This is a predicted structure of a 111-nucleotide RNA (Glycine riboswitch aptamer) from Nocardioides sp. URHA0032. Model confidence (mean pLDDT): 79 of 100. Of the family's consensus pairs, 82% are formed in the model. The sequence was found by an Rfam model in a public genome assembly.
[in-house]
RNA sequence: CGAUCCCGCACGGGAGAGUCUUCGCCGGUCGGCCGUGAGGCACGGCCGGUGGAGCGCCGAAGGGGCAAUUCCUCCCCGGAACCUCUCAGGCGCCCGGACCGUGCGGGUCAG
Numbered sequence: 001c002g003a004u005c006c007c008g009c010a011c012g013g014g015a016g017a018g019u020c021u022u023c024g025c026c027g028g029u030c031g032g033c034c035g036u037g038a039g040g041c042a043c044g045g046c047c048g049g050u051g052g053a054g055c056g057c058c059g060a061a062g063g064g065g066c067a068a069u070u071c072c073u074c075c076c077c078g079g080a081a082c083c084u085c086u087c088a089g090g091c092g093c094c095c096g097g098a099c100c101g102u103g104c105g106g107g108u109c110a111g
Stems, first nucleotide, its partner, number of pairs: 001111001005107009018055001020054012032041003056091003062087001063085003069081004
C1' cells in the first nucleotide's frame, strides 16, 4: 500500500395487510327549530381529527422457537434463516421497514 470480512454514518431503492364495525369528544358544513335581528339549541345528515372497545388480517424493526421447510453437511447432535409464532409492531398518507446498491470513516488481515 492493501483484497476479503465486520461495525458506524450519509444518500437512493424497499413489500404486505380493513382508510372494517361501534362509542365518546372536538372542528367544519348542510338542514330543522327559536328569535325583528345579532345569534342560539346540540335535533339530524355528511366530512375531517382524536381517544377507547371489538372482530378480521400482515410481517421485512425488535422478540420467541427449532414442531414443519430450507441451509450450514451425507447422518445424529447443534445452529441459522427473507422458515415458523404473531408478544411487540403494522393494515389511507407520513413515519417506520429486513434487505440491496453507492460513497465515506473505523477495525481485522491474506498478500